Record summary: Two RNAs folded together computationally: RNase P RNA and transfer RNA, 487 nucleotides in total.
[in-house]
RNA sequence: CCAGAUGGCUGGAUGGCCGCGCCUCGGGAGCAAUCCCCGGGCGAGGAAAGUCCGGGCUCCACGAAGGCAAGGUGCCGGGUAACGCCCGGCGGGGGUAACCCCAGGGAAAGUGCCACAGAAAACGAACCGCCGGCCGGUCUUCGGAUCCGCCGGUAAGGGUGAAAAGGUGCGGUAAGAGCGCACCGCGGCUCCGGUAACGGCGCCGGCAAGGUAAACCCCACCUGGAGCAAGACCAAAUAGGGACGGCCGUCCGGGUAGUUCCGCUUCACGGCGGAUAUACGCUGGAAGAUGCGCUUUCGCAUCGCCGUUCGGGUCGGUCGCGCGAGGCCACUAGUAAUAGUGGUCCCAGAGGAAUGGUCAUCCAUUGGUGGUAACACCAGGGACAAAACCCGGCUUAUAGGCCAUCUGGCAUU
RNA sequence: GGCCCGGUGGGAGAGAGGCUAUCCAGAGGAUUGCAAAUCCUUGCACAGCGGUUCGAAUCCGCUCCGGGCCUCCA
Numbered sequence: 001c002c003a004g005a006u007g008g009c010u011g012g013a014u015g016g017c018c019g020c021g022c023c024u025c026g027g028g029a030g031c032a033a034u035c036c037c038c039g040g041g042c043g044a045g046g047a048a049a050g051u052c053c054g055g056g057c058u059c060c061a062c063g064a065a066g067g068c069a070a071g072g073u074g075c076c077g078g079g080u081a082a083c084g085c086c087c088g089g090c091g092g093g094g095g096u097a098a099c100c101c102c103a104g105g106g107a108a109a110g111u112g113c114c115a116c117a118g119a120a121a122a123c124g125a126a127c128c129g130c131c132g133g134c135c136g137g138u139c140u141u142c143g144g145a146u147c148c149g150c151c152g153g154u155a156a157g158g159g160u161g162a163a164a165a166g167g168u169g170c171g172g173u174a175a176g177a178g179c180g181c182a183c184c185g186c187g188g189c190u191c192c193g194g195u196a197a198c199g200g201c202g203c204c205g206g207c208a209a210g211g212u213a214a215a216c217c218c219c220a221c222c223u224g225g226a227g228c229a230a231g232a233c234c235a236a237a238u239a240g241g242g243a244c245g246g247c248c249g250u251c252c253g254g255g256u257a258g259u260u261c262c263g264c265u266u267c268a269c270g271g272c273g274g275a276u277a278u279a280c281g282c283u284g285g286a287a288g289a290u291g292c293g294c295u296u297u298c299g300c301a302u303c304g305c306c307g308u309u310c311g312g313g314u315c316g317g318u319c320g321c322g323c324g325a326g327g328c329c330a331c332u333a334g335u336a337a338u339a340g341u342g343g344u345c346c347c348a349g350a351g352g353a354a355u356g357g358u359c360a361u362c363c364a365u366u367g368g369u370g371g372u373a374a375c376a377c378c379a380g381g382g383a384c385a386a387a388a389c390c391c392g393g394c395u396u397a398u399a400g401g402c403c404a405u406c407u408g409g410c411a412u413u
Numbered sequence: 414g415g416c417c418c419g420g421u422g423g424g425a426g427a428g429a430g431g432c433u434a435u436c437c438a439g440a441g442g443a444u445u446g447c448a449a450a451u452c453c454u455u456g457c458a459c460a461g462c463g464g465u466u467c468g469a470a471u472c473c474g475c476u477c478c479g480g481g482c483c484u485c486c487a
Base pairs, nucleotide, nucleotide: 001409002408003407004406005405006404007403008402009401010400012362013361014360015359016358017357018356020043021042022041023040024039026038027036028035029034045384049395050394052393053392054391055390056389057227058226059225060224070223071222072221073220074219075089076088077087078086079085090104091102092101093100094099105218106217110216111215112212113211114210127158128157129154130153131152132151133150134149136147137146138145139144166184167183168182169181170180171179185207186205187204188203189202191200192199193198231319232318233317234316241310242309243308244307245306246305247304248281250286251285252284253283254282255280256279257278260275261274262273263272264271265270288303289302290301291300292299293298326345327344328343329342330341331340332339333338363382365380366379367378368377369376370375414483415482416481417480418479419478420477423437424436425435431467439455440454441453442452443451460476461475462474463473464472
C1' cells in the first nucleotide's frame, strides 16, 4: 500500500430572526378562581419501528401442594429482576488466516413417513452379474467348451436413488463375505484431566443401531388471564330511575282489604255463598284532554302535574405520567457478561398529540466547468426514520464519516 | 396505542410435505349468412427473503401488504 476480519463511536456544527409544546419564577389586574405582559428552563432515536420475547405497574381469578391439558424452551457453566437475551467454554461445519455459522436433548420406548426410480426404502433386500450342482441341446482334438432351464451360494462389481445395510487395504475363498488381520469409524468398560459439556491413554466387542422429532412423541425445565382504550377519583345540562310532600282525580268492569245485612252449615267460635256501601296513583276499558295526520263522526301517539331530594352512567376534568432494574466519571472484583463502592447530573411528556421554517458561515458529499495539480466557480441535495405507561433484549431499516485491534499478500528497510 | 386474522393466475376458490385442481374471464379454432350458446385447444399463479428436509404453497423465523376487534355502566 492492497484485500479482509472483529469491536466501538457518530448520525451534520455554530449563530441570528420568526414560530410551536410543557414547566416555572418575576411584574400587573382581580376578594378569589383566573387572566394579561415581559423574561427564564427544557423539548425525539439508535433504532422512538416491527410488536417477536422477558419484566415493572394495574385490574380480574385463585386456600396450599401436586397432577392433567395447551403452549414454549432445549450442549455445559456463569450473568441477570427476568428472558427464547448476554458472556465464557465444549462439540460439529466453513475459511490460507484473523474469524464466522449451528432450533446443538433423545431415532437401542413406541407410532408414522421416505414420492419417482429401483430387485429391495427396512421384524435385514438377489434385477443384471459372479460361483457351485443337476437334467437336456449343440460342438468336440473326448480333456472339455458353450447355450437354455431348475436348485443353491454370494452384498466384491453394474444399475436406481437424496439415502442401499460400517469404510480402505491385505489375506482368504468355488465365488464371496468382519470370515481373519491392520488402520479409521462405532459401541461398552477402567483410569486420568476438567465444576460440567467433553477430551485423552488403554482394554474389550467383529458391527448391532439407514434418514426424519422446525412429524406425532419421550425426557427435563418454564408458563393463571388481560392489558394504560389497564385502572382510580371528581362530576354538568337533558332524559330516565328511586324516596318524600302538596294539588287534582268523570264513568263502567275486575282484583284486594274492611263495614252492614240475608241464606246455608255448626252446640258455639267459625266457614261458604249472595247483596250493600266504602277505600286503594293495583288493573282493563270507555269518555275526555293534548299533539300529529290539510279536514271529518276516521287513524296514530301520550296522559298525572308541581316541588324537594338521592344514587348510577354520559359530556367534561384530574390522577395513573416519569427519580428510574436512570445517565456520566473514577476505583475495586471478575477472562468476560456483570456486580460493588464513591462522586456528580436531573434529562420531553401535554390533547389525536409540539420538537418546525428561513438566512449566514463552516463540515463532509454529488454533478458540471476551468486548471498539470493544489484549488476556484456554479448548481443540487444532507441516510433510515420520529416519542404516546415505562424498562431489559432481539429483529428489521440506515447515505456517509471516524477510531482501535487483528489476519493474509506485496514492496522497502 | 393495544390485541387478533389472512395473503394461491385477471376475478373467485380447493389443495395442508411428493407434477397446484375447478369455475368465470382472456386468446386461437370449429360451428353460423353474422352473432349468442355449445365444442376443442391454449396462455397466465403459491406476497418477498432465509432456514429445516432428499424434497416446502404446506413446517419454522424475519419482512411487506390487506382486513377485523377494543371507552364505561347494564
Rfam match: Bacterial RNase P class A. Rfam links the family to the GO terms ribonuclease P activity, tRNA processing and dimeric ribonuclease P complex. Rfam classes the family as a ribozyme. Rfam's curators write: Ribonuclease P (RNase P) is a ubiquitous endoribonuclease, found in archaea, bacteria and eukarya as well as chloroplasts and mitochondria.